[in-house]
């Protein structure tokens, strides 16, 4: 230099066109308890890497581009 995959909550990931973008898991409060754990309820946390296109509507489909990752040479 080619060609493949991957970027969505602190972390791991779901969701592949259309309802306020979601689950676990961490944090935060409450209840349980003598106090903790553990278990039950709630709550906060998102420019969906970055930009442009396509579409009535894009996290999703195009194209660069950045960043990690594997493979060829």
């Nucleotide at each position: 230099g080619c060609g493949c995959c991957c970027a969505u909550a602190g972390c791991u990931c779901a969701g592949u066109g259309g309802a306020u973008a979601g689950a676990g898991u961490a944090c935060c409060g409450c209840c349980c308890u003598c106090c903790g754990a553990a278990g039950g309820c709630g709550g906060g946390g998102g420019u969906c890497g970055c930009a442009c296109g396509u579409u009535c509507g894009a996290a999703u489909c195009g194209u660069g581009c950045u960043g990690g990752g594997c493979g060829c040479g």
Record summary: The RNA shown here (transfer RNA) has 73 nucleotides and comes from Nitrosomonas eutropha. The source organism's lineage runs through Bacteria, Pseudomonadati, Betaproteobacteria, Nitrosomonadales and Nitrosomonas. Its Rfam family is "tRNA". Its family is annotated with triplet codon-amino acid adaptor activity in the Gene Ontology. The sequence is in RNAcentral, with records from ENA and Rfam.